Notes: The prediction has a mean pLDDT of 83. Predicted 3D model of a 680-nucleotide part of an RNA (large-subunit ribosomal RNA, domain II) from a Bacteroidales bacterium. NCBI's taxonomy places the organism under Bacteria, Pseudomonadati, Bacteroidota, Bacteroidia, Bacteroidales. Its Rfam family is "Bacterial large subunit ribosomal RNA".

Context: one part of a larger RNA
RNA sequence: GCCUACGAGUUGUUCCACAAUAGCGAGGUUAAGUUCUUCAGGAACGUAAGCCGAAGCGAGAGCGAGUCUGACAAGGGCGUUUAGUUAUUGUGGACAGACGCGAAACCUAGUGAUCUACCCUUGGCCAGGUUGAAGUAGCCGUGACAGGCUAUGGAGGACCGAACCGGUUUACGUUGAAAAGUAUUCGGAUGAGCUGAGGGUAGGGGUGAAAGGCUAAUCAAACUGGGAGAUAGCUCGUACUCCCCGAAAUGUCUUUAGGGACAGCCUCACAAGUGCUUAUCGGAGGUAGAGCGACUGAUAUGAUGCGAGGGCUUCACCGCCUAUCAAUUCAUGACAAACUCCGAAUGCCGAUAAGUUGAUUGUGGGAGUGAGUCGUCGGGUGCUAAUGUCCGGCGGCGAGAGGGAAAGAGCCCAGACCAACGGCUAAGGCCCCCAAAUGUAGUUUAAGUUGAUAGAACGAGGUGGUAACGCAGAGACAGCUAGGAUGUUAGCUUGGAAGCAGCUAUUCAUUUAAAGAGUGCGUAACAGCUCACUAGUCGAGCGAUACUGCGUGGAUAAUAAACGGGCAUCAAAACUACUGCCGAAGCCAUGGACUCAAAUGAGUGGUAGGGGAGCAUUCCAGUCAGCUGUGAAGAUCAGACGUGAGUUUGGUUGGAGCGGCUGGAAAAGAAAAUGUAGGC
Repeated sequence: GCCUACGAGUUGUUCCACAAUAGCGAGGUUAAGUUCUUCAGGAACGUAAGCCGAAGCGAGAGCGAGUCUGACAAGGGCGUUUAGUUAUUGUGGACAGACGCGAAACCUAGUGAUCUACCCUUGGCCAGGUUGAAGUAGCCGUGACAGGCUAUGGAGGACCGAACCGGUUUACGUUGAAAAGUAUUCGGAUGAGCUGAGGGUAGGGGUGAAAGGCUAAUCAAACUGGGAGAUAGCUCGUACUCCCCGAAAUGUCUUUAGGGACAGCCUCACAAGUGCUUAUCGGAGGUAGAGCGACUGAUAUGAUGCGAGGGCUUCACCGCCUAUCAAUUCAUGACAAACUCCGAAUGCCGAUAAGUUGAUUGUGGGAGUGAGUCGUCGGGUGCUAAUGUCCGGCGGCGAGAGGGAAAGAGCCCAGACCAACGGCUAAGGCCCCCAAAUGUAGUUUAAGUUGAUAGAACGAGGUGGUAACGCAGAGACAGCUAGGAUGUUAGCUUGGAAGCAGCUAUUCAUUUAAAGAGUGCGUAACAGCUCACUAGUCGAGCGAUACUGCGUGGAUAAUAAACGGGCAUCAAAACUACUGCCGAAGCCAUGGACUCAAAUGAGUGGUAGGGGAGCAUUCCAGUCAGCUGUGAAGAUCAGACGUGAGUUUGGUUGGAGCGGCUGGAAAAGAAAAUGUAGGC
């Protein structure tokens, strides 16, 4: 892991509530028990038991359709205008282990020191080698000591290293040979050494050279029995079918926040006769917007300049002045969630009409939900950040399948009763993958831009369009040829200043086709080159501006790696217009099933959940004078019937019991619980 069997809302109660059914009914009903008996789910009694109801109010005395409070004939509270009760079944509740399995723990009584920790008693063990303390002896030495040398001696938590004890390193082992080992290497090895036997200390206790270590493979409180089915607002699991309806993830409170209570939303029964949509009419309102010489506040510029500051003057007052601040007023401009002289659209309330209907309201039974989430619109918060967070409106997912968006809970289209090789469409598409246009007409793009909207500021003779301006056959624009002069080196300045360092100037005048008191290089200053300007040549458009379409650079993320791919350039890209087609479980058509208020009609997606109708299993009672060795149950392979759970027929196997119908009762349905047991 698979198979088989087992495996979870049960049972009890003189209990509570509601519903259905049945009996009796102002009454209803027996309990223990007794008697009878055809011995059964029997009958009668038990009845001057008891219980519920038929009357309440008051603390009570008590009074009574009333009573209590009260001084009250007031007011107010609770009552009075009749339906109960017994039984069965169902649903929910209460109390019990109360749907099943599951703690870590707590308490109590015992069992453990054959493992291990420490202690007590009594024994045992430590190859071999090395070093050579004290002491002692001899000699030297000293006045005597001291001291030295040589021997002797054999100390040490001394040294090296087996047994023994340990466990440093690395590898292997890791369903091991082993629930801690093997190999190698390493530490101690006369000591605080190792070890045998016997004994002691016991669970909030022991023991501990102390690691919360060890206390029998168990230790921040051992193990075994019991309290015990501890408790678990937590996790997991909870078994056949079909039909009808169908949520919530919100509010308030909560030692409350992943749990509850009440309300909201769902369902069922009964009752009422309303709800919703649209149109018209009538209302309340202070949002969006707007406005502010209409308030409160805020506010830019200019004018005015109360007042303040500073200065002048003066003994002082008065007075005068101002590159400062500035009230008020005026002009222009402009702001506000907690401003409003104003002020919508929607929405809300009501009336009337039409339409509509698992639409409304009340009472009662049963729930679930009380973690929500995305999109869009109006807002708060945040950075006008977030698949952020908090509200409100709407839509979706949740609980929604189908088509589209390559793929995708929440986007776009659209709400799946069933069947079928019919038709029309939606979103979206129509070159191939891939159903349908290599469709029509007209533009644009050259960047593979684009074909999916992630791309900015800024840059650029990319290219299309529109508008208006200037020049041009009296020859424009560009190119080429030629000229581009004179007074004069203008004046000033300056060492110099001659068109070209700088300053000044009605920057003039002359000759001219034209030529600046000079556009830029250049020189120390000149010179030189060039431009403006003009003529010739050439021969048709040229120049500058604004707006705009498509493109271009800006453009860096780790595979080539965001057209879905192939690929596509008068497109298979972008924009505009048009025609056709494809395309879904949508709609229509055909056949069928079921539900409802009975219909010529409407409906039938669905999690939690409510309600309804059924199937199967085992047993019991009655019944079929049921079936069965001429072959029961069971198994297996086919067929038929039923929406389904399932039922039934035939063959084979099997070899002894079994079924239909009407009722009743349950140890009554398994795929899941890291379920339990067995098998493989």